A computed fold for a 75-nucleotide RNA from Fimbriimonas sp., annotated as transfer RNA. The source organism's lineage runs through Bacteria, Bacillati, Armatimonadota, Fimbriimonadaceae and Fimbriimonas. The coordinates come from a structure-prediction model, not an experiment, and the mean pLDDT is 81. Rfam family: tRNA. Rfam links the family to the GO term triplet codon-amino acid adaptor activity. Rfam classes the family as a transfer RNA.
């Protein structure tokens, strides 16, 4: 060079056209004499970047970017 999976919250990962979620971590409160634990409530996201369809795109399509795994030439 060519192909194929991947990129979603601090971390691991669902979701695969109609309001972005859970664990785990973080905050604050309840509990305790103090800590864990347990429990309650909350806060975190340009959905890798930018473009086409669509009424609508995290989802599809092609295009870059980064990641990972194969292929390909003589001997």
């Nucleotide at each position: 060079g060519c192909c194929c999976c991947c990129g979603u919250a601090g971390c691991u990962c669902a979701g695969c056209g109609g309001c972005a979620g859970a664990g785990c971590a973080c905050u604050u409160c309840u509990u305790u004499g103090g800590u864990a634990a347990a429990g309650a409530a909350g806060a975190g996201g340009u959905c890798a970047g930018a473009g086409g369809u669509u009424c609508g795109a995290u989802u599809c399509c092609a295009c870059u970017c980064g990641g990972g795994g194969g292929c390909u030439c003589c001997a």